[in-house]
Context: one part of a larger RNA
């Protein structure tokens, strides 16, 4: 590089993250319920018994066996929390010269902004209300020379 300027959205291409997504597919830590090993502990009508009592017979103990309470692992189930993937969608960043239009920066050519409601291919338009951070004219009040 100073309006032959800035600059706005959609749209078309690429690149990269991410949200939604029928769904698939993993960890993790609980929890219900079913099954229960090894031992501890309790219980016991059977079965076994050397040391103690007994002259003995059989007593006490004491092992087995049995039940049962805890019990790891195992299942089963619905639920939690987090990961990956997922047709398809959704906008978001980015990227020398792609489309369409010109909203906005000067009164930007219909001042602009701003809530909210409709509308529109985009920007945006219209209506209602607020705001001045609007030029211009004119008046008022103040300053100043």
């Nucleotide at each position: 590089c100073a309006c032959c300027g800035c600059c706005c959205g959609u749209c078309a291409c690429g690149u990269c993250a991410u949200g939604g997504g029928a769904g698939c597919u993993g960890g993790c830590a609980a929890c219900a319920c079913c099954u229960g090993a090894a031992g501890c502990c309790g219980g016991u009508a059977g079965c076994c018994u050397a040391a103690c009592c007994g002259u003995a017979a059989g007593g006490a103990g004491g092992g087995c066996g049995c039940c049962g309470u805890c019990g790891a692992a195992g299942g089963u189930g619905g639920g939690g929390u987090u990961g990956g993937u997922g047709a398809c969608u959704g906008g978001g960043a980015c990227g020398a010269a792609g489309u369409c239009g010109u909203a906005a920066c000067a009164a930007g050519g219909u001042a602009g902004g701003u809530g909210u409601a409709c509308c529109g291919g985009a920007a945006g338009g219209u209506g209602c209300g607020c705001c001045u951070g609007g030029a211009u004219c004119a008046c008022c009040u103040c300053c100043u020379u």